[in-house]
């Protein structure tokens, strides 16, 4: 340097262009518990890496960029 792939809460992972971007782990808060721990309820966390276009609607398509991988020389 060319070419593929990834990038969505803390963490992992889901979303055919069309619902308030969904689920488990984890954290908080209640119940239970003598306390802890498991259970059960809830409840907080998200500029979908970052600009910009398309479009009635973009996590999704398209440009460029930026990170990390792989890969070819």
């Nucleotide at each position: 340097g060319g070419c593929c792939g990834a990038g969505u809460g803390g963490c992992g992972u889901a979303a055919u262009g069309g619902a308030u971007a969904g689920c488990g782990c984890a954290u908080c808060u209640g119940a239970c518990u003598u306390c802890g721990g498991a259970u059960c309820a809830g409840a907080a966390g998200g500029u979908u890496g970052a600009g910009g276009g398309u479009u009635c609607a973009a996590g999704u398509c398209c440009c460029u960029u930026c990170u990390c991988g792989g890969u070819c020389g």
This is a predicted structure of a 73-nucleotide RNA (transfer RNA) from Oxytricha trifallax.
The RNAcentral record of the sequence draws on Rfam.
It matches the Rfam family "tRNA". About the family: Transfer RNA (tRNA) molecules are approximately 80 nucleotides in length. Its family is annotated with triplet codon-amino acid adaptor activity in the Gene Ontology.
Taxonomically the source falls in Oxytricha (Eukaryota, Alveolata, Ciliophora, Intramacronucleata).